[in-house]
RNA sequence: UGGGGGAUAGUUUAACGGUAGAACUCCCGACUCUGACUCGGGCAGUCUUGGUUCGAAUCCAGGUCCCCCAG
Numbered sequence: 001u002g003g004g005g006g007a008u009a010g011u012u013u014a015a016c017g018g019u020a021g022a023a024c025u026c027c028c029g030a031c032u033c034u035g036a037c038u039c040g041g042g043c044a045g046u047c048u049u050g051g052u053u054c055g056a057a058u059c060c061a062g063g064u065c066c067c068c069c070a071g
Base pairs, nucleotide, nucleotide: 001070002069003068004067005066006065007064010024011023012022013021018054026042027041028040029039030038047063048062049061050060051059
């Protein structure tokens, strides 16, 4: 420099263009003499800026960062 892939909650990971789910963590409660386990509930997310669309995590363009290949 060219080509390809990726970015979703604190972490990991889903999601035909039509309500963003789950697990772990964390918080509250139940259970227990206490703790652990288990059970119930709760908090929390689409990298960024625009565009298309009735509607965008998803499609298109620019940007940032990470990974792979070639030179």

Annotation
Predicted 3D model of a 71-nucleotide RNA (transfer RNA) from Roseomonas sp. HF4. Rfam family: tRNA. The family's RNA type in Rfam is transfer RNA. About the family: Transfer RNA (tRNA) molecules are approximately 80 nucleotides in length. Model confidence (mean pLDDT): 81 of 100. The sequence was found in a public genome assembly. The organism belongs to Roseomonas, within Bacteria.